Description:
Predicted 3D model of a 551-nucleotide part of an RNA (large-subunit ribosomal RNA, domain I) from an uncultured Clostridia bacterium.
[in-house]
Context: one part of a larger RNA
RNA sequence: AGCGUAGGGUGAAUACCUAGGCACCAAGAGCCGAAGAAGGACGUGAUAAGCUGCGAAAAGCUUUGGGUAGGAGCAAAUAUCCGUUAAUCCAGAGAUAUCCGAAUGAGGAAACUCACUUGAGAAAAAUAGCUCAAGUAUCCAUACAUGAGUAAAGUAGUGUAUGAGAAGGGAACGUGGGGAACUGAAACAUCUUAGUACCCAUAGGAAAAGAAAGAGAAAUCGAUUCCUAGAGUAGUGGCGAGCGAAAUAGGAAGAGCCCAAACCAUGAGUAGUAAUACACAUGGGGUUCGGACCACGAUAUACUAUCAAUAAUUCUAAUAGAAAUGUUUUGGGAAAGCAUACCAUAGAAGGUGAAAGUCCAGUAUAUGAAAGAAGAGUUGAGGUUAGUGGAUUCCAGAGUAGUACGAGACACGAGAAAUCUCGUAUGAAUGAGCGGGGACCAUCCCGUAAGGCUAAAUACUACUUGGUGACCGAUAGUGAACUAGUACCGUGAGGGAAAGGUGAAAAGAACCCCGGGAGGGGAGUGAAAUAGAACAUGAAACCCUAUGUUU
Numbered sequence: 001a002g003c004g005u006a007g008g009g010u011g012a013a014u015a016c017c018u019a020g021g022c023a024c025c026a027a028g029a030g031c032c033g034a035a036g037a038a039g040g041a042c043g044u045g046a047u048a049a050g051c052u053g054c055g056a057a058a059a060g061c062u063u064u065g066g067g068u069a070g071g072a073g074c075a076a077a078u079a080u081c082c083g084u085u086a087a088u089c090c091a092g093a094g095a096u097a098u099c100c101g102a103a104u105g106a107g108g109a110a111a112c113u114c115a116c117u118u119g120a121g122a123a124a125a126a127u128a129g130c131u132c133a134a135g136u137a138u139c140c141a142u143a144c145a146u147g148a149g150u151a152a153a154g155u156a157g158u159g160u161a162u163g164a165g166a167a168g169g170g171a172a173c174g175u176g177g178g179g180a181a182c183u184g185a186a187a188c189a190u191c192u193u194a195g196u197a198c199c200c201a202u203a204g205g206a207a208a209a210g211a212a213a214g215a216g217a218a219a220u221c222g223a224u225u226c227c228u229a230g231a232g233u234a235g236u237g238g239c240g241a242g243c244g245a246a247a248u249a250g251g252a253a254g255a256g257c258c259c260a261a262a263c264c265a266u267g268a269g270u271a272g273u274a275a276u277a278c279a280c281a282u283g284g285g286g287u288u289c290g291g292a293c294c295a296c297g298a299u300a301u302a303c304u305a306u307c308a309a310u311a312a313u314u315c316u317a318a319u320a321g322a323a324a325u326g327u328u329u330u331g332g333g334a335a336a337g338c339a340u341a342c343c344a345u346a347g348a349a350g351g352u353g354a355a356a357g358u359c360c361a362g363u364a365u366a367u368g369a370a371a372g373a374a375g376a377g378u379u380g381a382g383g384u385u386a387g388u389g390g391a392u393u394c395c396a397g398a399g400u401a402g403u404a405c406g407a408g409a410c411a412c413g414a415g416a417a418a419u420c421u422c423g424u425a426u427g428a429a430u431g432a433g434c435g436g437g438g439a440c441c442a443u444c445c446c447g448u449a450a451g452g453c454u455a456a457a458u459a460c461u462a463c464u465u466g467g468u469g470a471c472c473g474a475u476a477g478u479g480a481a482c483u484a485g486u487a488c489c490g491u492g493a494g495g496g497a498a499a500g501g502u503g504a505a506a507a508g509a510a511c512c513c514c515g516g517g518a519g520g521g522g523a524g525u526g527a528a529a530u531a532g533a534a535c536a537u538g539a540a541a542c543c544c545u546a547u548g549u550u551u
Stems, first nucleotide, its partner, number of pairs: 001550009016501002020472002022469007029461002031169002039100003042055003046078001050074002061094006070082003105114003115136007138166002140163007173204001174202005184191001188238001214221002225252005235243002256453003259397001263284005269278003290395003293390004302384003306381005313374004318367003324340003328337002341358002343347001350360002402426008412438001433448005488495002508535001511522004
């Protein structure tokens, strides 16, 4: 020195564990904000660096309920206090709530600087100074005051008052306005990716859509939305890659309405000497079963999506809550073994010195609210609501429909290309009208555009509660089980960790010895200290000691 054996060191794998995650289900809730939000800065404790809580009334104040012997957060120890005159704790309601931030008196390099107006206060007093309180941004709406250019106006503008008016934030879901590329086509340009990502605006608990100028061939159906089938069909497509319906059938849900106009009444205005004409406002009327109008008849019936009252019940603390013992075995310890019992509308899960239905705390079940919230239903108010016949006349949404050219949306790429929506240019008809039925024409059928509202079935989950898992178990699962979006890196946008486990209980090693200390040796605790805080298990690489053997 090699090889082997044994024992150690180092090291952290592995198995075990879970305080944290992940996914989903059910129910709730679906918004917060000038009454100052979300998010922060700075403070705040006897001692106080971090987290948490709170705000100069500062780990808290008041009150109403619950609850009961301890309590002053994570977080031990000390000190000092609080508590049966009911604390701490849990729940409801309230008070306080510095500064920044939409940030709003002005400014500003956020958490700072500098003002004005009014009122109050202290000192002997004061008009000075100081302190405190309230107010002072912009836009919008309404009312009032003032009031131009320019003749007029009460126009533009200016100011004052009033307003829980607006603003800003928020995970996904919605609608609208903009809108890629990588990619696929085995290259690439039409096409695809895709109206996706992303940006902007904006709303609601849902949104959007919606009561046929529909569908489409049935002498038919009858608002919208969503699901299943129709169907990867019909189509579309450098007929490539691909894209991709509808009718209809079955389900979920179900709800229908209001204006404009014709006509009538009232009002004040403009033009005019006046008759009158014109336009406007308000009320009635009326809405596609068309209506106005004329005649007859009626005041019934039902509905209600608006408001209020009441209210079963539910939520936000809780309360009661059955039943096992051993002169037994092992053990440090019994919940394990053995023996003999009991409860069960409770044998869910958790804890307790190993594995407990009967020890704790719970569970089944039953019960419960001073205060606040939700609320089926009921009641009331308000609102809405009808017919028959006639027929000369009147009304039924105009720079609209349509057309040409150019685009976009429709499953449909200009195609035979209807339909829908825009841009430019043109530009109708008036119910004997007009639009549609996939060029177009005829016939026939369907509907009534150019105004508006509308619950439910549908989408989503930042948030709350309960639950589930052939989900993870510390290099996994969230980036984060720990002071984590922390430390750290970057000018910045931004990037972004590592880090869990003594023991049942600190019983966390008094005392002695070596040492400057670190550390160690005894002693002691403990079931165990090769569980000693660098702490459970403790693999391998690597290092050492002893020993065997070979050279």

The prediction has a mean pLDDT of 83.